[in-house]
Predicted 3D model of a 60-nucleotide RNA (transfer RNA) from a bovine gut metagenome.
RNA sequence: CGCAAUAGCUCAGUCGGUAGAGCAUUUCAUUCGUAACGAAAAGGUCGCGGGUUCGAGUCC
Numbered sequence: 001c002g003c004a005a006u007a008g009c010u011c012a013g014u015c016g017g018u019a020g021a022g023c024a025u026u027u028c029a030u031u032c033g034u035a036a037c038g039a040a041a042a043g044g045u046c047g048c049g050g051g052u053u054c055g056a057g058u059c060c
Stems, first nucleotide, its partner, number of pairs: 008023004017054001025041004050060002
C1' cells in the first nucleotide's frame, strides 16, 4: 500500500431501501430400525466506535 471481516462452518448480498443460500443443529414425516431422501423450525448488535442520510452490511 492492497484485500478480507455478514448465522456454528463455507459464502452471497446488484445503484443505499430495512439480511439470504448451502452444510451442520433441532423437530416432524418415512422405515421393523438406522442412514439417505422429504417438510418445517431455530440460529445475526453485519469486527468495534463515530459521521453523512428520511433510511447504511453498502458511503466517509
The sequence is in RNAcentral, with records from MGnify.
It matches the Rfam family "tRNA". Rfam's curators write: Transfer RNA (tRNA) molecules are approximately 80 nucleotides in length.
Its mean pLDDT, the model's own confidence on a scale to 100, is 82.